A computed fold for a 1383-nucleotide RNA from an uncultured bacterium, annotated as small-subunit ribosomal RNA. The coordinates come from a structure-prediction model, not an experiment, and the mean pLDDT is 83. The RNAcentral record of the sequence draws on ENA.
[in-house]
RNA sequence: AGAGUUUGAUCCUGGCUCAGGAUGAACGCUGGCGGCGUGCCUAAUACAUGCAAGUCGAACGCUUCACAUAUGUGAAGAGUGGCGAACGGGUGAGUAAUACAUAAGUAACCUGGCCUUUACAGGGGGACAACUGCUGGAAACGGCAGCUAAUACCGCAUGGAUAUAUCCAUCGCAUGGAGGGUAUAUGAAAGCAGCCAAGGCUGCGGUAGAGGAUGGACUUAUGGCGCAUUAGCUAGUUGGUGAGGUAGAGGCUCACCAAGGCGACGAUGCGUAGCCGACCUGAGAGGGUGACCGGCCACACUGGGACUGAGACACGGCCCAGACUCCUACGGGAGGCAGCAGUAGGGAAUUUUCGGCAAUGGGCGAAAGCCUGACCGAGCAACGCCGCGUGAAGGAAGAAGGAAUUCGUUCUGUAAACUUCUGUCAUAGAGGAAGAACGGUAUGUGUAGGGAAUGACACAUAAGUGACGGUACUCUAUAAGAAAGCCACGGCUAACUACGUGCCAGCAGCCGCGGUAAUACGUAGGUGGCGAGCGUUAUCCGGAAUUAUUGGGCGUAAAGAGGGAGCAGGCGGCACUAAAGGUCUGUGGUGAAAGCCCGAAGCUUAACUUCGGUAAGCCAUGGAAACCGUAGAGCUAGAGUGUGUGAGAGGAUCGUGGAAUUCCAUGUGUAGCGGUGAAAUGCGUAGAUAUAUGGAGGAACACCAGUGGCGAAGGCGACGAUCUGGCGCACAACUGACGCUCAGUCCCGAAAGCGUGGGGAGCAAAUAGGAUUAGAUACCCUAGUAGUCCACGCCGUAAACGAUGAGUACUAAGUGUUGGGAGUCGAAUCUCAGUGCUGCAGUUUACGCAUUAAGUACUCGCCCUGAGUAGUACGUUCGCAAGAAUGAAACUCAAAGGGAAUGGACGGGGGCCCGCACAAGCGGUGGAGCAUGUGGUUUAAUUAGACGCAACGCGAAGAACCUUACCAAGUCUUGACAUCCCUUGACGAUGCUGGGAACAGUAUUUCUCUUCGGAGCAAGGAGACAGGUGGUGCAUGGUUGUCGUCAGCUCGUGUUGUGUGAUGUUGGGUUAAGUCCCGCAACGAGCGCAACCCUUAUGGUCAGUUACUACGCAAGAGGACUCUGGCCAGACUGCCGUUGACAAAACGGAGGAAGGUGGGGAUGACGUCAAAUCAUCAUGCCCUUUAUGACUUGGGCUACACACGUACUACAAUGGCGUUAAACAAAGAGAAGCAAGACCGCGAGGUGGAGCAAAACUCAGAAACAACGUCCCAGUUCGGACUGCAGGCAGCAACUCGCCUGCACGAAGUCGGAAUUGCUAGUAAUCGUGGAUCAGCAUGCCACGGUGAAUAAGUUCCCGGCCCUUGCACUCACCGCCCGUCA
Repeated sequence: AGAGUUUGAUCCUGGCUCAGGAUGAACGCUGGCGGCGUGCCUAAUACAUGCAAGUCGAACGCUUCACAUAUGUGAAGAGUGGCGAACGGGUGAGUAAUACAUAAGUAACCUGGCCUUUACAGGGGGACAACUGCUGGAAACGGCAGCUAAUACCGCAUGGAUAUAUCCAUCGCAUGGAGGGUAUAUGAAAGCAGCCAAGGCUGCGGUAGAGGAUGGACUUAUGGCGCAUUAGCUAGUUGGUGAGGUAGAGGCUCACCAAGGCGACGAUGCGUAGCCGACCUGAGAGGGUGACCGGCCACACUGGGACUGAGACACGGCCCAGACUCCUACGGGAGGCAGCAGUAGGGAAUUUUCGGCAAUGGGCGAAAGCCUGACCGAGCAACGCCGCGUGAAGGAAGAAGGAAUUCGUUCUGUAAACUUCUGUCAUAGAGGAAGAACGGUAUGUGUAGGGAAUGACACAUAAGUGACGGUACUCUAUAAGAAAGCCACGGCUAACUACGUGCCAGCAGCCGCGGUAAUACGUAGGUGGCGAGCGUUAUCCGGAAUUAUUGGGCGUAAAGAGGGAGCAGGCGGCACUAAAGGUCUGUGGUGAAAGCCCGAAGCUUAACUUCGGUAAGCCAUGGAAACCGUAGAGCUAGAGUGUGUGAGAGGAUCGUGGAAUUCCAUGUGUAGCGGUGAAAUGCGUAGAUAUAUGGAGGAACACCAGUGGCGAAGGCGACGAUCUGGCGCACAACUGACGCUCAGUCCCGAAAGCGUGGGGAGCAAAUAGGAUUAGAUACCCUAGUAGUCCACGCCGUAAACGAUGAGUACUAAGUGUUGGGAGUCGAAUCUCAGUGCUGCAGUUUACGCAUUAAGUACUCGCCCUGAGUAGUACGUUCGCAAGAAUGAAACUCAAAGGGAAUGGACGGGGGCCCGCACAAGCGGUGGAGCAUGUGGUUUAAUUAGACGCAACGCGAAGAACCUUACCAAGUCUUGACAUCCCUUGACGAUGCUGGGAACAGUAUUUCUCUUCGGAGCAAGGAGACAGGUGGUGCAUGGUUGUCGUCAGCUCGUGUUGUGUGAUGUUGGGUUAAGUCCCGCAACGAGCGCAACCCUUAUGGUCAGUUACUACGCAAGAGGACUCUGGCCAGACUGCCGUUGACAAAACGGAGGAAGGUGGGGAUGACGUCAAAUCAUCAUGCCCUUUAUGACUUGGGCUACACACGUACUACAAUGGCGUUAAACAAAGAGAAGCAAGACCGCGAGGUGGAGCAAAACUCAGAAACAACGUCCCAGUUCGGACUGCAGGCAGCAACUCGCCUGCACGAAGUCGGAAUUGCUAGUAAUCGUGGAUCAGCAUGCCACGGUGAAUAAGUUCCCGGCCCUUGCACUCACCGCCCGUCA
């Protein structure tokens, strides 16, 4: 000293939470010792039992006992009497002031015992207890009669005291006070003990004064709680006179008189509370507390009362009343732990029915002494603080065990063991304190006085006195021996791994963790922290500047009152004088002790204790006079008055005017009008709308009109008159601080609303009807009532806003505008007062504000303190009502629809642009049949994946077995496959038997190589292990799809911003393109675009056989042509013109095979979708191991009421079929292959095998097309499904379940609803050909060529996308967020 938490991220506001300290604490786990402290916070609840206040025989009499007996001495007992019992001890109920603290006062008072001092003590009297007798009562307790003493009681004398009256002199601010004299009145006493030379002496007492000390009483001022949703309270109340009462002043009490007294500076009421020194916390200011210790107060079962006494209205006294408890013979009595222990109860919770008067202190006593639950000690409790210990040194094979592991190791860890030591503490034994001093006693000495003695005082010596306690402490012996836990380990906050669990169990102070890889749960290992303790809970302060005096705010976060006038209050211009209230300063008093702080000392140290020194505050007193305040006398700059002049929708009343709407009357005129997105309701042939003329009535005032004017705000707009408020400017005549602000108070205050009475044209809540809609109590339309208008009265609120209180002063500029003045011929210019915009400094979280401040200062006043609950409830005030004003809490959350700004996404926001996106066209799909995929259903199984685009002729470039992962049945268990070890030498092949096969048995045959070590192969055996198309694509790698071949995505440096970020990448043009140019606080760069690559289109050149051919053919020859494949050329907006900004570029043209990226392909930025794939492969973790592995046979993946996707074939005449031969490709494939010619078959095909590892041979016939013929619009000579028969093919095998051929059969279908798809040129459409996979099996896929169109040259709209901008309460990002109702 800060930290966490609102957001995708940022800054701010703001709350919540944490880290610190403390406690009379409690709870959980644990617990060795000692010292010093502390210990019913709750029931001021009730109390059993014991103790806590007695003492004196040197005041008095009596009784009993003992010893002596001689009158006595000693002890005990009750009584009279004296002193004490008012102290000490406890508690905090009451009390907001009869209390407490601080400081004063008493000239208005008291004070036992104590100290100092003065004086006195003469002489008498009568009783009452005890006791005795009688007697009542259960008891407690009495009653009657009689005897007796005193330091008990009562008179008398004296009296320096008191009271009254009076005189003298004196003090005080005053009321008044102290002193002296005289007169009158009143009031005293007590003895006991010791000694004696008997006269007295001494001591303790007694009485009356004076003084001191101590203790108390009263008065005053100041200070310290909450609520105003408590605003008025008070009749002994406030004062006076007189009297009473008191120790004493006083309404303290009473009689009379007056009507006062207190209160927003908070009376009264209600609630709460003992106050203080101090204690805790805090840097301090403050905040909280009032245990222990100390001071004061109050109380003693509850309430009241007095008595005694110096002192009480009395804790262990009395009386009365009440409640409760106990005793009782029912008549009556007794009691008071908030004393010390202790009990019950309450409670989270608080101790022994201990020892002693040895010390300190108290009471009594002459004293010894007695009493003392005060006190001193011990006991219990880790309740707190402090100290000590649980060992120290060495010790690496880094042991064992445990945990982790990448299996190599790492951690626990010098830790242990082991070796060498020590002895705090513990146990045992021995010794053993200080606290003890006095007093008293004995002896001795001395001092003063005295005739002496007793006595008093001082000193010395001696004996004796300890509860704690045989304790502290010291020594010796033994022995590492008996002594460590608690909490935490995601961040805050120091400290990490494994296993278990699987949004379960649980954790959590806040944020939050847990849904199968949890450093956050539980356990273990390890680590961190503290340590005889550690955590938790509760409370207080701190952090919190989060109530802000120190030290905050109010434009938008909570917060400026709707506006003004103004009393109280607060603040106030220039200069002078006075006093000294505030202020500053010197001195004195007080500020108890303890405590805190500083410095020392004593316990071994510390805690603890002792000693010394320090202070705010208050009071008194002296000084200063600047400032504030006060008083006096001045000034003119603030403020006001005056004179002149000016502008204005400022206000009120009365009157006047024109335009327009509506209505009425009349004329003209005819079928519609009106209204809407489109309609309808409505009006109209009974004549509307339209048009013309005349009239009625109400309301509002077009143009002018302007970020123009006026007003305090609300607000004010035709014109004229009357009345009236305010403001500006010029002048400087007058007053002389008269000013500013303002709680309460008063006034004004839009619209709506309310009351009474008018008025009512238009408009228009409510209402009615028509539409819209799923509904439409709305938006739209047609009607329409309150109301809107006027007069009077009320209401008192608005986003009453500049979301910005008023006043004064100061602080760069620029540019408009309104009014006035100076100036000028007119201007320019200057100045005052308003009203706008831009902008510097400054300020602000930012936005912004910026002489009209949200800047810099001062003054006054309102208001705010997390969000919700809630501007609600209750109470009060106001109002006719509606309602307004004031204005909470319980409870819930950790944030808030809190602020500002940022990046994105989004918008049925805007702008620009692109794309077969739409439009313009062509052909389809959706209807039929069939093929194929999917869903669903079925099944023993119908294995499994893929699901909008971006799953569905997809993985699968080809499921009869195999594939195959699925099902049934039969089998195997180190295994079908891999590595290692041991033994053996076979395994295999062929035949036979069983079986559905795998497999099992049997017969025959029987190892190879070698460097001689062994190796290969095979069988058997043991275990490590193999195996898994089992799970998780949401644990992953790799690969892929998609946005999208869209033009974007970023970085460095710089600049800018508190920051997230921005700039660059935006802007003006342009492009297919972030393509290029220009501009610019940016300058550059990277990944993308383009280009480089392949192919195709032209040409040249070179080369070439198997290609080609100028020869009829062949051979040969050729190097022209076609072709093939190397290299090169070519295209670059290069040239011309126009446009453009002198650019980039666009348009047109020339040339050219090709023209503006020539066509096509490959190529896919940063990223998005937890997109797809664990079943291509790889892989973590989990699961399985005689099975979820492996083998075999058969089946299934091919099922079939149905639904969808993608294709094929068609529905026909632009066609089908037939015949003719006469056409023309490209690109491929071929050895377990392609297969020619020839022959056989109607055909599929068969026989056979020339040629060809291919520019050579083969597949191989291209088809559409063309020509001719036929069909004649039909379910057909269309269409070919389905079915029957007969065949063919490859294959171990075509039943489930292949393909093909021939003959026969001849279904649906006549161009397809809503909807939807592809395509911009060699494209669509159409026609055939080849290939991969493959034994066989394409209508699929991939590739090839043939024929070969139509339409657009646009961007309004649908869809998708790029860029800029704007809004945002979204950020999981509009498939968002979120409100209400119901469950």